């Protein structure tokens, strides 16, 4: 130093003068001092939990919803991580008959189980699109028609073909050699595929060695569907608590209203049957005379708490390829409630642009006076991303001007 590629951190500093919330200590009180004060995405509302309050609990079934290749990480995940396999990358290697052919890195990327369990679907174009087809053609060996003395020669009608071309996203495995009238896996060799052995691997897999030309069903499941594991509801406008008011309001509809003992004649215990869950079994818990549904109207609309100490952070060490996990130690960093972190002023810091007047540095020409190119300063103008918690955490997903790092592949020079 070229080419391919990935990643992290920052995204303004500093000082003054007023101005905001919150905590703590003082002060009756007004206030007063300290100390903290918007993010890496704070956005989406796409996942997952923590929490809070509802479901009666348990087990099978069902309906509905999510995953989706192996292993391993998380409190869990549809999310990281390593690793398998498919597609790309194409920069470079190797070979060459110079027309080309072979192999191919980091990296990015997959909605990566099943198509022989059943159902549909493959528009248009095409002759045919899945137990298919003969448009354009090939062949006509054998039968057939014409010529001929005969050998053979024409035609292409019967029949043979699916390799050549066309048509399309795909045409029923692919490349060569045989082979045939001419073809066809028809026969071989390789790839491919599909089935067993072995051998490495937890596993996905790969590796090799065998057999098979009945190797008959191409694609599509992000189609329905099959297979495996998951999976209660709803959400801080959850919920508690205090406070105030008010009308302990009308009205329709269904189902049910049995039955036994005791007494103090109204209770008490039971019992059928009822309710509570998509079905069913078991169990509870409530009714046992009530239960449920549906329509209209009335009060409240305020205070408090929730509400910030965390699956938290950071310095070190250990374990692991990693992701994370463990141990010492160390740290508390916003809780607003119509919504707090602002404004102004100076200097400084980054970034474009001008200008060449003046300067440095380094190259280059050289008549050694001096031109000129580059980059820096001085001077001037503009500019400085995307973006504002509202109960919290772990993700993915999207937005981001510029600055500064660090890291993989492959080539080239040089030591």
């Nucleotide at each position: 130093c070229c080419g391919g590629g990935g990643g992290g951190c920052u995204g303004g500093g500093c000082a003054g003068c007023c101005g905001c919330g919150a905590u703590u200590u003082c002060g009756c009180a007004a206030g007063a001092a300290u100390u903290c004060g918007a993010g890496g995405a704070a956005a989406g509302u796409c996942c997952g939990g923590g929490c809070u309050c509802c479901a009666u609990g348990a087990a099978a079934c069902a309906a509905g919803g999510g995953u989706g290749g192996c292993g391993g990480g998380u409190a869990a995940c549809g999310c990281c991580c390593g690793c398998c396999g498919g597609g790309u990358g194409a920069a470079g290697g190797c070979u060459u008959u110079c027309g080309g052919g072979c192999c191919a890195a980091a990296g990015c990327u997959c909605a990566g189980g099943g198509a022989a369990a059943g159902u549909g679907c493959c528009a248009c174009a095409g002759a045919g699109a899945g137990u298919a087809u003969a448009c354009c053609g090939c062949c006509g060996a054998u039968g057939g028609a014409g010529g001929g003395a005969a050998a053979c020669c024409u035609c292409a009608c019967a029949g043979g073909c699916a390799a050549g071309g066309g048509u399309g996203a795909a045409a029923g495995g692919g490349u060569g050699c045989g082979g045939c009238a001419a073809g066809a896996g028809c026969g071989c060799a390789c790839c491919g595929g599909g089935g067993g052995g072995c051998u490495g691997g937890c596993a996905a897999c790969a590796g090799u060695c065998u057999c098979c030309g009945u190797c008959a069903u191409g694609g599509c499941a992000a189609a329905c569907c099959c297979c495996a594991c998951c999976c209660g509801g709803a959400g801080c406008a959850a919920g508690a608590c205090c406070g105030c008011a008010u009308a302990g309001g009308g009205g329709u509809c269904u189902c049910g209203c049995g039955c036994c003992u005791a007494u103090u004649c109204a209770u008490a215990g039971g019992c059928a049957g009822g309710a509570g869950u998509g079905u069913u079994u078991c169990g509870c818990u409530c009714c046992g005379a009530g239960a449920g549904a549906c329509c209209c109207g009335g009060g409240u609309u305020g205070g408090u708490c929730g509400c910030u100490g965390g699956a938290g952070c950071g310095c070190g060490g250990g374990a692991g390829c990693a992701a994370u996990c463990c141990c010492c130690c160390g740290c508390c960093u916003a809780g607003a409630u119509g919504a707090a972190u602002g404004g102004c002023u100076g200097c400084c810091c980054c970034c474009g642009c001008a200008g060449c007047g003046c300067u440095g540095a380094u190259g280059u020409g050289u008549u050694u006076g001096c031109a000129u190119a580059u980059c820096g300063g001085u001077u001037g103008c503009g500019g400085g991303a995307c973006a504002g918690a509202a109960c919290c955490c772990g993700g993915c997903u999207u937005a981001c001007a510029g600055g500064c790092c660090c890291c993989c592949c492959g080539g080239c020079a040089u030591u």
Bacterial RNase P class A from Erythrobacter sp. UBA3075, 415 nucleotides, folded computationally. The model forms 95% of the base pairs in the Rfam consensus. The prediction has a mean pLDDT of 78. It was read from a public genome assembly, where an Rfam model found it. Rfam family: Bacterial RNase P class A. Rfam classes the family as a ribozyme.